[in-house]
Formats: sequence, C1' cells, structure tokens
RNA sequence: CGAUGUCAAAGGCAAACCUACUCGAAAGGGAGGGACGCAAAGCCACGGGCCUAAGGUAAUACUAUGGCAGCCGAGUUCCCAAA
Repeated sequence: CGAUGUCAAAGGCAAACCUACUCGAAAGGGAGGGACGCAAAGCCACGGGCCUAAGGUAAUACUAUGGCAGCCGAGUUCCCAAA
C1' cells in the first nucleotide's frame, strides 16, 4: 500500500416504536427518547428501483421540479488490526 473482517481496543451510527415538539400538500425530514441491527447504516440521487403528486396536463389517470443512501450498483472519503 492492497485485500480481508471469525480477534481485541477506542469510539461511532441508530430500525420499529414513542412525543401536548417541529418543517412539509404528501412522501418524507429535523429534534428528543429508544435499540433491531450496521465495518462504511460516512458522503453523494449519477444508473436501476421504490414512495408521494402540491403544481401541471389530454384529469377516476398520468407526471418530480419533491423524497428514500438502513433496496442494489457506480463514484468518493475514513477508524482499528488477530489470522
């Protein structure tokens, strides 16, 4: 330096759910609690996928300019080190 993650240590994140809280049309996000899990469960909507449909349109429908990174892939950065 690369690969690897069945060891150890130091730490980190935080699903479901909860709230006389908060932003949003919604999906969803933030804050606080919580802990199922996670070695990238850090960052990033570039490709696929999924959610929503305010607005728009040819309107029982379609549509992302809105979202999801804890669905997968690409890109990018990083802690530790037993074999």
Overview: A computed fold for an 83-nucleotide RNA from Paenibacillus foliorum, annotated as c-di-GMP-I riboswitch aptamer. The coordinates come from a structure-prediction model, not an experiment, and the mean pLDDT is 88. Of the family's consensus pairs, 95% are formed in the model. Rfam family: c-di-GMP-I riboswitch aptamer. Its family is annotated with cyclic-di-GMP binding in the Gene Ontology.